[in-house]
RNA sequence: GGAGGCGGUCGGAUGGCUGCGCGUCGUCGCGAGUCCCUCGCGGCGCGUGAGGAAAGUCCGAGCUCCUCAGCGCAGGGUAGCGGGCAACACCCGUCCGCCGCGAGGCGAGGACCAGUGCCACAGUGACGAUGCCGGCUCCUCGGAGCCGGAGUGAAACGCGGCAAACUCUACCCGGAGCAAGGCCAAAUAGGAGGGCGCAACCCGGUUCGCCGGGGGAGAGGUGCGCUGCCCAGCCCUCGGGUCGGCCGCAUGAGCCGUCGGGCAACCGGCGACCUAGAUGGAUGGCCAUCGCCGCGAGACCCAGUGUCGCGGUACAGAACUCGGCUUACAGACCGCCUCCCUGA
RNA sequence: CGGGGCGUGGCGCAGUUUGGUAGCGCGCAUCGUUCGGGACGAUGAGGUCGGAGGUUCAAAUCCUCUCGCCCCGACCA
Numbered sequence: 001g002g003a004g005g006c007g008g009u010c011g012g013a014u015g016g017c018u019g020c021g022c023g024u025c026g027u028c029g030c031g032a033g034u035c036c037c038u039c040g041c042g043g044c045g046c047g048u049g050a051g052g053a054a055a056g057u058c059c060g061a062g063c064u065c066c067u068c069a070g071c072g073c074a075g076g077g078u079a080g081c082g083g084g085c086a087a088c089a090c091c092c093g094u095c096c097g098c099c100g101c102g103a104g105g106c107g108a109g110g111a112c113c114a115g116u117g118c119c120a121c122a123g124u125g126a127c128g129a130u131g132c133c134g135g136c137u138c139c140u141c142g143g144a145g146c147c148g149g150a151g152u153g154a155a156a157c158g159c160g161g162c163a164a165a166c167u168c169u170a171c172c173c174g175g176a177g178c179a180a181g182g183c184c185a186a187a188u189a190g191g192a193g194g195g196c197g198c199a200a201c202c203c204g205g206u207u208c209g210c211c212g213g214g215g216g217a218g219a220g221g222u223g224c225g226c227u228g229c230c231c232a233g234c235c236c237u238c239g240g241g242u243c244g245g246c247c248g249c250a251u252g253a254g255c256c257g258u259c260g261g262g263c264a265a266c267c268g269g270c271g272a273c274c275u276a277g278a279u280g281g282a283u284g285g286c287c288a289u290c291g292c293c294g295c296g297a298g299a300c301c302c303a304g305u306g307u308c309g310c311g312g313u314a315c316a317g318a319a320c321u322c323g324g325c326u327u328a329c330a331g332a333c334c335g336c337c338u339c340c341c342u343g344a
Numbered sequence: 345c346g347g348g349g350c351g352u353g354g355c356g357c358a359g360u361u362u363g364g365u366a367g368c369g370c371g372c373a374u375c376g377u378u379c380g381g382g383a384c385g386a387u388g389a390g391g392u393c394g395g396a397g398g399u400u401c402a403a404a405u406c407c408u409c410u411c412g413c414c415c416c417g418a419c420c421a
Base pairs, nucleotide, nucleotide: 001340002339003338004337005336006335007334008333009332010331012290013289014288015287016286017285018284020049021048022047023046025045026044027043028042029041030040031039032038033037051315055326056325058324059323060322061321062320063177064176065175066174069227070226071225072224073223075173076172077171078170079169080094081093082092083091084090095109096107097106098105099104110168111167115166116165117162118161119160127158132149133148134147135146136145137144138143181247182246183245184244191238192237193236194235195234196233201214202213203212204211205210220230221229240420241419242418254273256271257270258269259268260267261266291313292312293311294310295309296308297307345417346416347415348414349413350412351411354370355369356368357367364401372388373387374386375385376384394410395409396408397407398406
């Protein structure tokens, strides 16, 4: 100097004009009430306002409802060994296999001596066997057995290959999802059709259709069955009404610094910090200057630096909340390491 | 916001369950038939399965990621 590997950080700055959401904020106005306070609406001011992936929704949880009750079946998932974590298919360490000269990277890496299935074409033969060449042994001289070789193929007799084939082994998993769910307010034809229930039995009443009480069966109760429990209604289709408000909902397995333990993932102690909350969905737009990158211009030529001009400055946007994974991404920076060339 | 499904010649579909030659109908091209057209008959072209990676000897089919399209879901009674 060139080519790479791994890990990490950032992903524009400042100012002006204008526009928007939110607020236990201040102030003014209007309205209402339970009237020196509270609530609602509006104006002005002040404060605050996206991400490393907010994304895909692929895993795992919190939270909420459903009888997550017990047992069994079905279904789904994971897979060397050890550890971390609330949990995981995530992360760390390590063994083995493969790739790379190397730094390193990748691995759904339990079991085809439990059973079943598949193995196209080629090949004698794909687990049922024995075609070709050579050798040895037996021999009823046709052959039989054993060994070696060639050839086909992913695999050739060896307990063949395939479990991201069924399956077996070990372990794990109840289902649905904030349109979960709770409260308030408003409105209606508080509707129609179909299916399944309120059993049997006893008592009372009866308009003889049935109704009430006891009784215990059964529809239904978020995959299915049984047992137990709860309960008087449940399911499907069509039609009707509303298109409002509040909670859930922003302090959390949080984040930063430091010390200690551990190879590491991570854990523990101490101190400091508070950081969006919409519901047709805010966080935007324009201009100027600077930064960064690329291209071009001009002084005789080349190179560097500076100047001027033009262009670019990604991927993408919260919607109940976290931990991961994966995917997208202009460009910039930092640390450690490997290989090649060259000089001393 | 949540849940589910589909992608195969120009168009509509089968094949995916159980991996092994990618097919059917319409359409298209050429030829025949006809005076000509249609219909009919014969022959033929055209896709490597939305894209990428993996498992396997072998992938439209099995697994993972990704792209595009479509459907369903408010509350009351």

This is a predicted complex of two RNAs, RNase P RNA and transfer RNA, with 421 nucleotides together.
It holds a member of the Rfam family "Bacterial RNase P class A". It is annotated as a ribozyme. About the family: Ribonuclease P (RNase P) is a ubiquitous endoribonuclease, found in archaea, bacteria and eukarya as well as chloroplasts and mitochondria.